[in-house]
A computed fold for a 1479-nucleotide RNA from a metagenome, annotated as small-subunit ribosomal RNA. It matches the Rfam family "Bacterial small subunit ribosomal RNA". The prediction has a mean pLDDT of 82. RNAcentral holds the sequence, with entries from SILVA.
RNA sequence: AGAGUUGGAUCCUGGCUCAGGAUGAACGCUAGCGGCAGGCUUAACACAUGCAAGUCGAGGGGUAACAGGAGUAGCAAUACUUGCUGACGACCGGCGCACGGGUGAGUAACGCGUAUGCAACCUACCUCUAACUGGGGAAUAGCUCUCGGAAACGGGAAUUAAUACCCCAUAAUAUCACGAAAUUUUAUGUUUUUGUGAUUAAAGUUCCGGCGGUUAGAGAUGGGCAUGCGUGCCAUUAGUUUGUUGGUGAGGUAACGGCUCACCAAGACUAUGAUGGCUAGGGGGUCUGAGAGGAUGAUCCCCCACACUGGUACUGAGAUACGGACCAGACUCCUACGGGAGGCAGCAGUGAGGAAUAUUGGUCAAUGGGCGAAAGCCUGAACCAGCCAUGCCGCGUGCAGGAUGAAUGCCCUAUGGGUUGUAAACUGCUUUUAUACAGGAAGAAACUUCCGAUCGUGAUCGGAACUGACGGUACUGUACGAAUAAGCAUCGGCUAACUCCGUGUUAGUAGUUGUGGUAAUACGGAGGAUGCAAGCGUUAUCCGGAUUUAUUGGGUUUAAAGGGUGCGUAGGCGGAAGAAUAAGUCAGUGGUGAAAUCCUGCAGCUUAACUGUAGAAUUGCCAUUGAUACUGUUUUUCUUGAGUAUAGUUGAGGUGGGCGGAAUGUGUAAUGUAGUGGUGAAAUGUUUAGAUAUUACACAGAAUUUUAAUUGUGUAGGUAGCUCACUAAGCUAUUACUGACGCUGAGGCACGAAAGCGUGGGGAGCGAACAGGAUUAGAUACCCUGGUAGUCCACGCCGUAAACGAUGAUCACUCGUUGUUGGCGAUAUAUAGUCAGUGACCAAGCGAAAGCAUUAAGUGAUCCACCUGGGGAGUACGAUCGCAAGAUUGAAACUCAAAGGAAUUGACGGGGGCCCGCACAAGCGGAGGAACAUGUGGUUUAAUUUGAUGAUAUGUGAGGAAUUUUAUCUGGGCUUAAAUGCAGGAUGAUAGAUUGGGAAAUUGAUUUUUUUUGGAUGGACUGCAAGGUGCUGCAUGGUUGUUGUCAGUUUGUGUUGUGAGGUGUUGGGUUAAGUUUCAUAACGAGUGUAAUCCUUAUUGUUAGUUACCAGUGAGUAAUGUUGGGAAUUUUAGUGAAAUUGUUGGUGUAAAUUGUGAGGAAGGUGGGGAUGACGUUAAAUCAGCACGGCCCUUAUGUCCAGGGUUAUACACGUGUUACAAUGGUCAGUAUAAAGGGUAGUUAUUUGGUGAUAGGAUGUUAAUUUUUAAAACUGAUCUCAGUUCGGAUCGAAGUCUGUAAUUUGACUUCGUGAAGCUGGAUUCGCUAGUAAUCGCGCAUCAGCCAUGGCGCGGUGAAUAUGUUUCCGGGCCUUGUACACACCGCCCGUCAAGCCAUGGAAGCUGGGGGUACCUAAAGUCUGUAACCGUAAGGAGCGGCCUAGGGUAAAACUAGUGACUGGGGCUAAGUUGAAACAAGGUA
Repeated sequence: AGAGUUGGAUCCUGGCUCAGGAUGAACGCUAGCGGCAGGCUUAACACAUGCAAGUCGAGGGGUAACAGGAGUAGCAAUACUUGCUGACGACCGGCGCACGGGUGAGUAACGCGUAUGCAACCUACCUCUAACUGGGGAAUAGCUCUCGGAAACGGGAAUUAAUACCCCAUAAUAUCACGAAAUUUUAUGUUUUUGUGAUUAAAGUUCCGGCGGUUAGAGAUGGGCAUGCGUGCCAUUAGUUUGUUGGUGAGGUAACGGCUCACCAAGACUAUGAUGGCUAGGGGGUCUGAGAGGAUGAUCCCCCACACUGGUACUGAGAUACGGACCAGACUCCUACGGGAGGCAGCAGUGAGGAAUAUUGGUCAAUGGGCGAAAGCCUGAACCAGCCAUGCCGCGUGCAGGAUGAAUGCCCUAUGGGUUGUAAACUGCUUUUAUACAGGAAGAAACUUCCGAUCGUGAUCGGAACUGACGGUACUGUACGAAUAAGCAUCGGCUAACUCCGUGUUAGUAGUUGUGGUAAUACGGAGGAUGCAAGCGUUAUCCGGAUUUAUUGGGUUUAAAGGGUGCGUAGGCGGAAGAAUAAGUCAGUGGUGAAAUCCUGCAGCUUAACUGUAGAAUUGCCAUUGAUACUGUUUUUCUUGAGUAUAGUUGAGGUGGGCGGAAUGUGUAAUGUAGUGGUGAAAUGUUUAGAUAUUACACAGAAUUUUAAUUGUGUAGGUAGCUCACUAAGCUAUUACUGACGCUGAGGCACGAAAGCGUGGGGAGCGAACAGGAUUAGAUACCCUGGUAGUCCACGCCGUAAACGAUGAUCACUCGUUGUUGGCGAUAUAUAGUCAGUGACCAAGCGAAAGCAUUAAGUGAUCCACCUGGGGAGUACGAUCGCAAGAUUGAAACUCAAAGGAAUUGACGGGGGCCCGCACAAGCGGAGGAACAUGUGGUUUAAUUUGAUGAUAUGUGAGGAAUUUUAUCUGGGCUUAAAUGCAGGAUGAUAGAUUGGGAAAUUGAUUUUUUUUGGAUGGACUGCAAGGUGCUGCAUGGUUGUUGUCAGUUUGUGUUGUGAGGUGUUGGGUUAAGUUUCAUAACGAGUGUAAUCCUUAUUGUUAGUUACCAGUGAGUAAUGUUGGGAAUUUUAGUGAAAUUGUUGGUGUAAAUUGUGAGGAAGGUGGGGAUGACGUUAAAUCAGCACGGCCCUUAUGUCCAGGGUUAUACACGUGUUACAAUGGUCAGUAUAAAGGGUAGUUAUUUGGUGAUAGGAUGUUAAUUUUUAAAACUGAUCUCAGUUCGGAUCGAAGUCUGUAAUUUGACUUCGUGAAGCUGGAUUCGCUAGUAAUCGCGCAUCAGCCAUGGCGCGGUGAAUAUGUUUCCGGGCCUUGUACACACCGCCCGUCAAGCCAUGGAAGCUGGGGGUACCUAAAGUCUGUAACCGUAAGGAGCGGCCUAGGGUAAAACUAGUGACUGGGGCUAAGUUGAAACAAGGUA
């Protein structure tokens, strides 16, 4: 010091979360030791038991218990007597019990803190000073007797003492009354001196020193009271108060005071927050923070308050008294039922509550307290110990060497390597600690006693003796032996640390982002690693990070945020010069700021924590002395801010009246005839009873054409015909007057569009609601026809708008350019200048950017308003205003991790521009209807194996399913198996042949060479390696389809932007093309395009066999048949040729154009191959390969048979047709490209034929090899036909082991549908479409009408780019980025959650009124008691408590009800985002 998280990416704004520190903590796992601290935060809930305040005999009467002595009796034991002694129960009396200890309920207060004051006060014990201490009296407790009661306790009688009580005496520097003089204070007053009078004291004891007692004064200590300042939250608490505020007098108090009372006055407090409500003990301090601050108030210290709850006084120096009293109340206990007792928020302890907090311990040894002359007694204060890792601090669990880098474990690319890991084993060393034994403190010095010294019956000093709970503890020594001692959390990022297995959106994890759907570094386990360590994690809370409430130190055009505008009160701020003052300010000094704490130095425990000591600090408050720049205050001036005056000038400024013209509508009259009106198209409407249209006249209401403009004007809202009246304002010029009169402005007041409300008018047009017509799936809309309120006027309300420049007001300063409005001024309609407005562009600067930029969003100053994540919500409740509608003010629970701004790149748009394509249009021919073929879906089935499924599946994988193929089904077999390799041992055979069983696979039997041995090969056996068309194309390679043969896609350097990115690649032209040219912050380059390649079209040359035959011979019935030829055709090598080269037009160029030229070919000549970066998780694990998973007497493998060929149906692709441009028959002509030896076949014979039997050529320019349409002729004559050929029957041929399921072909017979095909849709731009045949692959054969090739014949049309589809470039909008097949809104339905209202119901605290009223103070008082003082009794005032009543506040609950939030796949529409389809 920062980091994560919004997004495809970026920069901001902004919230959420994390890393740090801390705790009186708790929980989980774990645990060796010690030191020092700490330990009911909850129920101020209730408490059993014990203890926590006594002491004094040197105040007293005394003697119950204990001990001793004495005496008497007795042998003794023992009994009795005796206050004689030590001592002492209970009692009188003194002092203490008001301290110490606990708790934080109450209290927002002079309670606390701080600083002052008391001239308004008290103070026992202690210290000092002065004086005194004389005499007398009456009682009472105890004791004794007696009575009552269960007890607690009480009553009566008799008797007695005191340092208890009373009386008398003496007495002042005390008190009081009346005076006198001086002194000082801001003042009431104070202080001092003095005169006269009055009142009031005492206690003894003694060793005679004293110890006590009384009075007075002083001190010290402790308290009381008053005051300034400081000290929570809520304004959805705005008014409160009657002893209240003050005065006079009196009472009361230690003392001032409405503290109380009588009378008088009417005040007092409050927006600088009264009153009310809620919460809370305050401070020193503690935690955190750089600080300022924020949070907190345990332990320790100070103050306050309280002691079961409430009230009250007594005693006393001191209490309204924790371990005292009285009363009331609640609760608990005892009881003989009559009545009594009690108060742990003292120390332990118990129950309860709670996540949670200890022993019913020891000692007065020390420190301190009470009493006492003292010894001493008491002391749960205190000191110690016990429990608890609750915290802080310290120590240890070993150290060194040791590589075959052992073994196990784990991982991997696995013959091996890595890691655990110098870790272990092993060797050597040490002994803190643990254990055992031994020694063993400091804390202790006093008091007291004894001795001594000095003064002298006592004090001081010195010496000795006595005293330790902790504790046989700390500490020390010896022995022993690595011996007795490590865990917890984490390991995707933030955040240090990674792999394997398991799991498979399951189990789980999670602070945040998120993770998990079969290869999880995120879950669980393991190995390893990291962090901390006797602890480690989690949870809770506080501060920090958070500049995220911003004083230090934020913002408000668009992210949250400027009030709709003005006037103006309080307040805040305020021009120039001089003077005074010294409040603020600054400096010095003094007092205080308790101690502890924090910080620094030093010191003590072995160190540290801890503690001691010294210093610093305590930023504050008060007082005082100075300074006087600034601010303030007072005063004197000034003119520049502000205002006034005079003269001009400007304008849709405002209010009220008057007057126009055009348009619209209506009415009347006329002309005139069939429609009119309206729309995308229509209809409703209107019209023959005469509309619309046209003309004339009349009336009505509203609005003001042109001028008109980034024009003017007004504070804003707003404001437009002309004119009159009244009225406000701005600007300019002059610089005459006043002299800071100013700026802003919380509350307040006024104005304030439209809509709306009230009353009364008015009502032409327009027009919510409403009606009708359309549109539509619907259409409560958009469109059309009507139409009420309203719009208009007057008066009164409302008070809000995207009331916007989304930009508060005022002042000052800060480069320029260019318009425009109104003035001034120079002679003026050039032109500059100046003031006030109003626009555009731009520099610096600012800004997240867009942008703003003298009209700031720049630089400064003053004041006001407002903001602090999104939603809930501008909602609820409350209050104010309003006739209402509603407005203003304005939350919370709950919920999310985002919501948002600007800009970027894409994608998209029922946005725009440009361009292209058989995309449309123009044409030709088809599909969709029929039958059949084929594929698919569906259905069926034992199986109908499987993949492909919009374009981009469906005559596709398959370029050949009868068996095989085959993956499927049924049945029967095999289990190292079907193949291959290696190794092993055994065998003499195995294979073959023959012959049985079987459907076969296969399983038996027999047999062969003369024998033996060896070997090879082979087979069987054994072992090791198998096999899988099983799954995952969403783990992959490779290959492929589509976008698309579309023209795009990138990079280096430079440059630009905070950045994502941009530029280049855009722009003007041009092209089939990012093709090319020009311009240009770009300049180059790669890949695509083009070209290169093949083929075709022309030609040269070379070469001529199987092709060819012009010329020349030969020959045949005829044929290049033959000699020969190399011309031609042709074959196949190699060249040439085309490049806008040339010409005219256009153009800067690129280029384009022409029935241009030439040319075989002309602008890419035609065709093919060639497919950029990428997209589609596109297709394929069944071509092949391959990761992972799965099966292993089976999902492997062999065999037979069946199936893949099923068939109510639907779809795709084709074939054949429906006929005369045709069918049938006969004749005639002309190709190219291929294939072939288990082949192709001439030719011949048989057969109607498919074919069969002979047979020839051909390993191929040799043969196969006759093309068909066309053409010529004949016939049919428009019909279900001489069209069409399906279907079926019969008979055959061929292939093959086999033709039934299930082949093709032939002949004869049969002769179905179908007469040109709805919506819709497909292909094609020239040798193309259409049409005609030929060949080939696969193949025994063939379901081929398919696929791939070949040639023959051979068209029509394109005006063109408005529209449909697809694509490219530029631009624009966007809330999309899984990218429009996107995003997203509301109702309804379901579940859950919190919340508002609500008839009511139940509590709570407080106040008011009335009634009653204990104890008690004060007060009054005749009867009774007492000699008296006085008391009893009775009465009065006040009051805790109790009761009653009405209202307010607040909390809980409530049938029902309102909206809100959340929740993978519900319903309904389609509101928003693109012109979102009506902006």